[in-house]
Molecule: c-di-GMP-I-GGC riboswitch aptamer
Organism: Rubripirellula sp.
RNA sequence: CAAGACAAAGGCAAACCAUUCGCAAGGGUGGGACGCAAAGCUACGGGUCCUCAGGUAACGCGUAACCAUUUGGUCACGCAAUGCCAUUAGGAUCGCCGAGCUACCGUGG
Repeated sequence: CAAGACAAAGGCAAACCAUUCGCAAGGGUGGGACGCAAAGCUACGGGUCCUCAGGUAACGCGUAACCAUUUGGUCACGCAAUGCCAUUAGGAUCGCCGAGCUACCGUGG
């Protein structure tokens, strides 16, 4: 410096559960193991997600008008997201990808 095997010593710990912090995404601790050779560290670039703010306006509700005439249709305005769209700000994720820094073991050079 390179790539990790069926070796050795070990390490980490997804989902889920309990508890706790946070509006939330999510984080801490304990249990638990799906996986991981950097699943060690840094949110630096991209992605994704959350929060605040914006737009849209289905269903629905309210009000008014018109038509029909007994509860139906048309239409305007207002309210309105669990959906969709886009952006700013702040945040989350390093077990989404990339980048940077550091590192155990044996093997090969």